The RNA shown here (transfer RNA) has 71 nucleotides and comes from Methanospirillum lacunae. The organism belongs to Methanospirillum, within Archaea. The sequence is in RNAcentral, with records from ENA, MGnify and Rfam. The same sequence occurs in records of 4 taxa. The coordinates come from a structure-prediction model, not an experiment, and the mean pLDDT is 83. Its Rfam family is "tRNA". The family's RNA type in Rfam is transfer RNA.
[in-house]
RNA sequence: GCGAUAAUAGUCUAGUGGCAUGACAGAGGCUUCCCAAGCCUUUAGCCCGGGUUCAAUCCCCGGUUAUCGCA
Numbered sequence: 001g002c003g004a005u006a007a008u009a010g011u012c013u014a015g016u017g018g019c020a021u022g023a024c025a026g027a028g029g030c031u032u033c034c035c036a037a038g039c040c041u042u043u044a045g046c047c048c049g050g051g052u053u054c055a056a057u058c059c060c061c062g063g064u065u066a067u068c069g070c071a
Base pairs, nucleotide, nucleotide: 001070002069003068004067005066006065007064010024011023012022018054025043026042027041028040029039030038047063048062049061050060051059
């Protein structure tokens, strides 16, 4: 330099164009003599810019970062 893949909450993760999923963690509560465990509620997220579309995490273009391969 060329190509491929990936980027979703503090962490990990699902999601084939319309509601963003779950777990851990955090906060509050229930339970208990206390703690742990358990249960309920709640907080927090689509890497950046543009395009297509009535509508984009999803499709297209460019960029950034990471991993892998080729030279």